[in-house]
RNA sequence: CGAUCCGAGAGGCGCUGCAACGGACAACCCUGUCCGCCACGCUCGGUGCGGUUUGUUGACGUAAGGGCGCCUCCUGAGA
Numbered sequence: 001c002g003a004u005c006c007g008a009g010a011g012g013c014g015c016u017g018c019a020a021c022g023g024a025c026a027a028c029c030c031u032g033u034c035c036g037c038c039a040c041g042c043u044c045g046g047u048g049c050g051g052u053u054u055g056u057u058g059a060c061g062u063a064a065g066g067g068c069g070c071c072u073c074c075u076g077a078g079a
Base pairs, nucleotide, nucleotide: 001050002049005046006045007044008043009042010072011071012070013069014068015067018041021036022035023034024033025032026031040065
């Protein structure tokens, strides 16, 4: 640094559908077309198998973002 798994980011319903994934067909240089599925695919923390590396350590503090519509909850006198 990254795979996997777990947790957190208040909760829910509907819609569309890019990527990824699955299937079919075609292509066989690149891949393409259609159907299905699909709005946590993001971030933080833990885990840790694998990779890289010798790059100081400790303390304190602590989130931010996320297509469209509707609803609930929380804070606020209200906006």
Notes: A computed fold for a 79-nucleotide RNA from Actinoplanes regularis, annotated as SAH (S-adenosyl-L-homocysteine) riboswitch aptamer. RNAcentral holds the sequence, with entries from Rfam and Ribocentre. Its Rfam family is "SAH (S-adenosyl-L-homocysteine) riboswitch aptamer". The literature on the family includes a 2008 paper in Mol Cell by Wang et al., "Riboswitches that sense S-adenosylhomocysteine and activate genes involved in coenzyme recycling". Its family is annotated with regulation of gene expression and S-adenosylhomocysteine metabolic process in the Gene Ontology. Lineage of the source: Bacteria > Bacillati > Actinomycetes > Micromonosporaceae > Actinoplanes.